RNA sequence: GUCGGGCCUUUGCGACGCUGGACCGUGAAUCUGGUCAGAUCCGGAAGGAAGCAGCCAUAAGCGACCAUCCGGCGGGCGUGGAGAUCACCUGGCCCU
Numbered sequence: 001g002u003c004g005g006g007c008c009u010u011u012g013c014g015a016c017g018c019u020g021g022a023c024c025g026u027g028a029a030u031c032u033g034g035u036c037a038g039a040u041c042c043g044g045a046a047g048g049a050a051g052c053a054g055c056c057a058u059a060a061g062c063g064a065c066c067a068u069c070c071g072g073c074g075g076g077c078g079u080g081g082a083g084a085u086c087a088c089c090u091g092g093c094c095c096u
Stems, first nucleotide, its partner, number of pairs: 001093006008083007016074007024063003032057004040049003
């Protein structure tokens, strides 16, 4: 002198930490839905209507799972790319 690396910025991926959702369960006297025994109402009748309890499915919420999947955030982590710098450290090569 030159080319790299570290340091700086940024970015992709990964790991890690926190967190949300999905998945499973539970879950509404009444102000969710469906089906509505009994009973009630309308009708001469045939039939129809509203509908409590129960049952089923769920909302909000809660629980389980910290395993899997999909996201969000984070930095004294790892790795790849790009950029910046020559102030500092360091490696190679060349010259003296």